The RNA shown here (transfer RNA) has 76 nucleotides and comes from a Candidatus Zipacnadia bacterium.
[in-house]
RNA sequence: GCCCCCAUCGUCUAGUGGACUAGGAUACCGGAUUCUCAGUCCGGCGACCGGGGUUCGACUCCCCGUGGGGGUACCA
Numbered sequence: 001g002c003c004c005c006c007a008u009c010g011u012c013u014a015g016u017g018g019a020c021u022a023g024g025a026u027a028c029c030g031g032a033u034u035c036u037c038a039g040u041c042c043g044g045c046g047a048c049c050g051g052g053g054u055u056c057g058a059c060u061c062c063c064c065g066u067g068g069g070g071g072u073a074c075c076a
Base pairs, nucleotide, nucleotide: 001072002071003070004069005068006067007066010026011025012024013023018056028044029043030042031041032040033039049065050064051063052062053061
């Protein structure tokens, strides 16, 4: 350089065009329980990498970029 894959709450992840006001787990915060901590229960906070396109409608499909991972070539 070329090819392939991936990108969603702090972290891990669900999502396959309308169910998304984006769900779950964990962490964190508050409350209850407890002598304290942990645990448990209840509640809360928190995300679609950027730009463009297609579409009535995009987290989802396409293009470009950015970042990450993997493969491959650099011969005469």